[in-house]
RNA sequence: CGCUGCCAAGAGUAAAGCCGUCGAAAGGCGGCGACACAGAGCCACGGAGCUGUAGCGGGCAACACCCGCCAUGCCAGCCGAGCCGCCAGC
Numbered sequence: 001c002g003c004u005g006c007c008a009a010g011a012g013u014a015a016a017g018c019c020g021u022c023g024a025a026a027g028g029c030g031g032c033g034a035c036a037c038a039g040a041g042c043c044a045c046g047g048a049g050c051u052g053u054a055g056c057g058g059g060c061a062a063c064a065c066c067c068g069c070c071a072u073g074c075c076a077g078c079c080g081a082g083c084c085g086c087c088a089g090c
C1' cells in the first nucleotide's frame, strides 16, 4: 500500500419507544433506552425517500376552508460519488 472482517483486544455509535426542547411539518438537539452497526465517522454532489410553511393553480360571490403542484426544507441507520480514520489477519 492492497484485500479481507473468520479469530482476539480495546474503544465507539445508538433503532423503536418515552420525556424535554426547537420547528408549520418532515425532522433536529438533549436525557433515558439498545434494534442493530467494521466506517451507524464526515459530506446533500447524483439517484431514491419524507415533509409542504410561503408561493402558484383550481373549487367558493368572497373570507375561512378544501384539492392539486412545487424544495429553497429534511434524510448520511436507503444506494452511489467524494473526504478522513481504528484494530486484527493475509
Stems, first nucleotide, its partner, number of pairs: 002090004012037002017032006035077001041083002045080003049074002055069005

A computed fold for a 90-nucleotide RNA from a Gemmatimonadota bacterium, annotated as c-di-GMP-I riboswitch aptamer.
Its mean pLDDT, the model's own confidence on a scale to 100, is 88.
NCBI's taxonomy places the organism under Bacteria, Pseudomonadati, Gemmatimonadota.